[in-house]
This record gives sequence, structure tokens and C1' cells, in this order.
RNA sequence: UACCGAUAAGGGUAAACCCGCCGCGAGGUGGGGGCACAAAGCCACGGGGCUCACGCGAGCCGGCCGGGCUGCCGAA
Repeated sequence: UACCGAUAAGGGUAAACCCGCCGCGAGGUGGGGGCACAAAGCCACGGGGCUCACGCGAGCCGGCCGGGCUGCCGAA
């Protein structure tokens, strides 16, 4: 360094649900709240799901799967 992922250490994120705001909607965002996560950090590239339109198409979901990039620690 790579692979790997410990009853290690320091931590991090934040499901469902509730309230406020934005959006036609999927959903996003702030606060509360913790299901869980070794990338639950970023990217909509492929698959898939969802929304609007119901025609071309446009959008949403990265905590559905795959892929790419980056990152803390260092036991076996």
C1' cells in the first nucleotide's frame, strides 16, 4: 500500500414516525426522533422502483442492486 473488518479507539451518518417550509407529485429541506449502516460520503453511468404527463418526454429514489471516485482506524 492492497485485501480485510475487531465486544478496539476516536468518532460519523440518521430509518420509521411527528412538526414547519418548498414542490402538481415522487420527493427535498430544518428541528425532534433512532431502525439501522465499515463508506448509509459523493456521482443518476447501467439495471430497477416511483411521480407527472398519459404522446414525445421530464423528474424523484444512492438506506434496492451493480459500477466509478474519495475517506477515519489498524486487531485477526
Overview
The RNA shown here (c-di-GMP-I riboswitch aptamer) has 76 nucleotides and comes from an Armatimonadota bacterium. Model confidence (mean pLDDT): 86 of 100. Rfam family: c-di-GMP-I riboswitch aptamer. About the family: GEMM was predicted in a large-scale screen for bacterial structured RNA regulatory elements. NCBI's taxonomy places the organism under Bacteria, Bacillati, Armatimonadota.